[in-house]
Fluoride riboswitch aptamer (crcB RNA motif) from Brevibacillus fluminis, 61 nucleotides, folded computationally.
RNA sequence: AACUUUACAGGCGAUGGAGUUCGCCUUUACCUGCCCGACGGCUGAUGACUCCUACCGAUAC
Numbered sequence: 001a002a003c004u005u006u007a008c009a010g011g012c013g014a015u016g017g018a019g020u021u022c023g024c025c026u027u028u029a030c031c032u033g034c035c036c037g038a039c040g041g042c043u044g045a046u047g048a049c050u051c052c053u054a055c056c057g058a059u060a061c
Base pairs, nucleotide, nucleotide: 009026010025011024012023013022016052017051018050019049020048021047033042034041035040
C1' cells in the first nucleotide's frame, strides 16, 4: 500500500416526522418511481408494520 473477514459506526430504501424490524451500501458507494418518440400523463407521504402531520375521496353533524 492492497485485499479479505469481524466488530462498531454512518448513510440509504422516488414527497414530512417518530418507533419497531428487514435489506443494501462504505462515500469515486448505496439511493434518486412508472408510462410516452415527443408533447405530456399516472400512483404513493411506509422497504414492511404502527402512529402523527399534509394531501385526496365519501358520509354525518
Its Rfam family is "Fluoride riboswitch aptamer (crcB RNA motif)". Its family is annotated with positive regulation of gene expression and response to fluoride in the Gene Ontology. NCBI's taxonomy places the organism under Bacteria, Bacillati, Bacillota, Bacilli, Brevibacillus. The prediction has a mean pLDDT of 81.